[in-house]
Context: one part of a larger RNA
RNA sequence: CUGGGCGUAAAGCGCGCGUAGGCGGUUGGCCAAGUCAGGCGUGAAAUCCCCGGGCUCAACCUGGGAACUGCAUUCGAUACUGGUCGACUAGAGUACGAGAGAGGGAGGUAGAAUUCCAUGUGUAGCGGUGAAAUGCGUAGAUAUGUGGAGGAAUACCGGUGGCGAAGGCGGCCUCCUGGCUCGAUACUGACGCUGAAGAGCGAAAGCGUGGGGAGCAAACAGGAUUAGAUACCCUGGUAGUCCACGCCGUAAACGAUGAGUGCUAGAUGUCGGGGGGCCUAGCCCUUCGGUGUCGCAGCUAACGCAUUAAGCACUCCGCCUGGGGAGUACGGCCGCAAGGUUAAAACUC
Numbered sequence: 001c002u003g004g005g006c007g008u009a010a011a012g013c014g015c016g017c018g019u020a021g022g023c024g025g026u027u028g029g030c031c032a033a034g035u036c037a038g039g040c041g042u043g044a045a046a047u048c049c050c051c052g053g054g055c056u057c058a059a060c061c062u063g064g065g066a067a068c069u070g071c072a073u074u075c076g077a078u079a080c081u082g083g084u085c086g087a088c089u090a091g092a093g094u095a096c097g098a099g100a101g102a103g104g105g106a107g108g109u110a111g112a113a114u115u116c117c118a119u120g121u122g123u124a125g126c127g128g129u130g131a132a133a134u135g136c137g138u139a140g141a142u143a144u145g146u147g148g149a150g151g152a153a154u155a156c157c158g159g160u161g162g163c164g165a166a167g168g169c170g171g172c173c174u175c176c177u178g179g180c181u182c183g184a185u186a187c188u189g190a191c192g193c194u195g196a197a198g199a200g201c202g203a204a205a206g207c208g209u210g211g212g213g214a215g216c217a218a219a220c221a222g223g224a225u226u227a228g229a230u231a232c233c234c235u236g237g238u239a240g241u242c243c244a245c246g247c248c249g250u251a252a253a254c255g256a257u258g259a260g261u262g263c264u265a266g267a268u269g270u271c272g273g274g275g276g277g278c279c280u281a282g283c284c285c286u287u288c289g290g291u292g293u294c295g296c297a298g299c300u301a302a303c304g305c306a307u308u309a310a311g312c313a314c315u316c317c318g319c320c321u322g323g324g325g326a327g328u329a330c331g332g333c334c335g336c337a338a339g340g341u342u343a344a345a346a347c348u349c
Stems, first nucleotide, its partner, number of pairs: 004320003007303002012317001014201002017198001021194003025088007033081002035077002038074002041071002049065006091191001092188004096183004103177007110154001115149007125136002162169002206247006215241002220236004258316006266294013298305002322349003331342004
């Protein structure tokens, strides 16, 4: 390279945007590059193959033929691909009218709770555990009332509910803003799909500067447990968790399932919208879009998947190729660092 694969055996980039490239709807004309057919030239000899010949046979040698699947040129064909000119509306998009939503950013605001401070009442315990102890408390704790401060998070509603490309998003209000769905028409006329590079987004932890710090809590200290206990349990407790700006760029970033399009039985729940029906505070029928469960055909090594496919096909990208060594070394690039990314070999089984 040709293959075979990628839910769980090795293998889908964490996710979108998008350059080159690859691929691309219906229809007509022209061109004839790809494609197909004929002619002509060439494709050295030897070799290979076929039919003969010579060494007693064979190997070997040798005559003739075929072949040399290629290239160039020329004359044609025009279904398909391509190019070009034109047309179309089923893909895609725009306009219009409705609608749902924790989608994003900024500002404000509310109540409950924890903690702390002040003060009143009140007295000997509180706290914690399997049991305890460390700890707190007569300098008045815990409990309870009132007032105040501050930070963080938003009970109920709440739901295999919703939104978002993914990470993710949850009190309420205002402003700015992205996407989506449905309906009925009009318009544009293939404007599409994918996407190496690239640039962007990207949980938590971590890093830098400045703030903030209630609760929680790595590290750390003490008390227990234990043979030991650098743990699990308990009492404390600092980074951190929060905010602003800038980095980091990873994850069981998972549906362990790339994106797009078409096709292939159904049943049932739920969310958003439209249409219709009825003996309408509700139910039924139907349709489009999402999200679940079950299940046929089919697929699968099995488990299972099954119109949200892991079925049947096509297009494009990424990735895999025995285990260990190793996601390591070296080098490059990136980073303040931590480290990330790209990524071997010896050796060994």
The prediction has a mean pLDDT of 90. A computed fold for a 349-nucleotide part of an RNA from a Gemmatimonadota bacterium, annotated as small-subunit ribosomal RNA, central domain. The source organism's lineage runs through Bacteria, Pseudomonadati and Gemmatimonadota. The sequence was found in a public genome assembly. It matches the Rfam family "Bacterial small subunit ribosomal RNA".